The RNA shown here (transfer RNA) has 77 nucleotides and comes from Nesterenkonia cremea. It matches the Rfam family "tRNA". It is annotated as a transfer RNA. Its family is annotated with triplet codon-amino acid adaptor activity in the Gene Ontology. From the family's description: Transfer RNA (tRNA) molecules are approximately 80 nucleotides in length. Model confidence (mean pLDDT): 82 of 100.
[in-house]
RNA sequence: CGGGGGUUAGCUCAGUUGGUUAGAGCAGAGGACUCAUAAUCCUUGGGUCGCGGGUUCAAGUCCCGCACCCCCGACCA
Numbered sequence: 001c002g003g004g005g006g007u008u009a010g011c012u013c014a015g016u017u018g019g020u021u022a023g024a025g026c027a028g029a030g031g032a033c034u035c036a037u038a039a040u041c042c043u044u045g046g047g048u049c050g051c052g053g054g055u056u057c058a059a060g061u062c063c064c065g066c067a068c069c070c071c072c073g074a075c076c077a
Stems, first nucleotide, its partner, number of pairs: 001073007010026004019057001028044005050066005
């Protein structure tokens, strides 16, 4: 430098053909149980969907640019 994949809750990740309110597990908070802790069970808070722009009645989803991470290749040494 070229190509491909990825970026969604604190962490790990889903998210269908663009459609009405964005989800799960773990973690956190509160409670139950227990002499107590752990485990287990119940309830619950938490989101700039990487950033900017565009298309559309409507964008996490489509298009463009940029940033960062991973993989492959090339170049230099």